Notes: A computed fold for a 375-nucleotide RNA from Mucilaginibacter auburnensis, annotated as Bacterial RNase P class A. Lineage of the source: Bacteria > Pseudomonadati > Bacteroidota > Sphingobacteriales > Mucilaginibacter. Its mean pLDDT, the model's own confidence on a scale to 100, is 76. It matches the Rfam family "Bacterial RNase P class A". It is annotated as a ribozyme. Rfam links the family to the GO terms ribonuclease P activity, dimeric ribonuclease P complex and tRNA processing.
[in-house]
């Protein structure tokens, strides 16, 4: 150098008409009622709604069970299943660096399961071969065959062959001690055992209250009940005559009285008033918050200082047109600071912060795809 992979940091600019949403100025109007000027207005992920949390209602004596979530250590942090440094363990043929990845407690608490192939897949029903036996039949997991995996590997011993049946060396465990480290872990001695499986039940250790901005508080129209005052009015019951309404006839009629009257029910009127809705304000954008810089740490970060106010819609604003400029592919031939054409992702803030995972045209930086050493 070109191409991959990763990780960062950027994610087109500038001018003009005409729009949109907020907020400030003036001037104007009964009235944020109209005008004019100014300023501010998406992102690196605003996504997916995955984990934590802030905040708000509501729940809530203690304790136990069940659910679900978490799972190496130590540090950051408000918190986190997130990050940072490290431990062990896999992978780049092996060592050590140096990358990459990993639900990474326990299978020596019990249970269960281990596909096809195999005789057998855990108390080994012995196929083949080996030993003993005339034989029937016994021993034996060493050798060979099957498998992902076969009773820890390898060598002596021992034995009719044989086996951790014994011994040394190793390799993984348990428990106890020594050192080293905060620790996870490492090294060393001794000891006890020897198939895998916990993203299998389970055990064990920590941790979870519920619902979420359509939470929540707060103001409050019209219409329609409620409930209080105040005035008026009343036999507003029940039957009979009548085509029907008025009228009229009869039955029946609360409570309290001091016999004047009151109060109670009914029905208008007209005042006040609770609650709710419709619709409006808060919540809602000054923050665990930003840029710089310094000091502290290997890092995450942290403390200290200056500076700056940085979107705030809610049938939901942040735009469309035209020009100019740059990048970036690409055509001419005149090989130039030439002229043309083309083309620019993923995607749109809705209570708010940290995270994580998921998209991404294009350009820029770093960084890896290995370096040493015996075989």
């Nucleotide at each position: 150098a070109a191409c991959g992979c990763a990780a960062a940091a950027c994610g087109u600019u500038c001018u003009a008409u005409c729009g949109c949403u907020g907020u400030c100025u003036c001037a104007u109007u009964u009235a944020u009622u109209u005008g004019a000027g100014g300023u501010a207005g998406a992102g690196g992920a605003a996504a997916g709604u995955c984990c934590g949390g802030g905040c708000a209602a509501c729940a809530c004596a203690g304790a136990g069970c069940a659910u679900c979530c978490u799972g190496c250590u130590u540090c950051c942090u408000a918190a986190c299943g997130g990050g940072a440094a490290g431990g062990c363990g896999c992978c780049g043929a092996c060592a050590g660096c140096c990358g990459g990845c990993g639900a990474c407690a326990g299978c020596a608490a019990g249970u269960g399961c281990c596909a096809c192939a195999g005789a057998g897949a855990a108390u080994a029903u012995a196929c083949c071969g080996c030993c003993c036996g005339c034989a029937a039949g016994g021993g034996u997991a060493a050798g060979g065959g099957u498998g992902a995996a076969a009773a820890c590997g390898u060598g002596a011993g021992g034995u009719a062959a044989g086996a951790g049946c014994u011994c040394a060396c190793g390799g993984c465990u348990u428990u106890u001690c020594c050192g080293g480290g905060c620790g996870a872990c490492c090294g060393g001695a001794a000891u006890u055992g020897c198939g895998g499986u916990a993203a299998a039940c389970c055990u064990c250790a920590g941790g979870a209250g519920u619902u979420g901005a359509a939470a929540a508080a707060c103001c409050a129209a019209a219409u329609a009940g409620g409930u209080c005052c105040u005035g008026a009015a009343c036999g507003c019951g029940g039957a009979g005559u009548u085509g029907c309404u008025c009228g009229c006839u009869c039955c029946c009629a609360c409570u309290c009285u001091u016999c004047g009257g009151a109060g109670a029910u009914u029905u208008c009127a007209g005042g006040a008033u609770g609650g709710g809705u419709a619709g409006g304000u808060u919540g809602u954008u000054a923050g665990a918050g930003g840029u710089u810089g310094u000091u502290g740490g290997c890092a995450a970060c942290a403390a200290c200082a200056a500076c700056a106010c940085c979107a705030g819609a809610u049938c939901a604003a942040u735009g469309a047109u035209a020009g100019a400029a740059g990048u970036u592919c690409u055509g001419c031939c005149u090989u130039g600071u030439g002229c043309g054409g083309a083309a620019a992702a993923c995607a749109g803030a809705a209570c708010c912060c940290g995270g994580c995972u998921u998209a991404c045209a294009g350009c820029u930086u770093u960084g890896c795809a290995g370096c040493u050493g015996a075989u």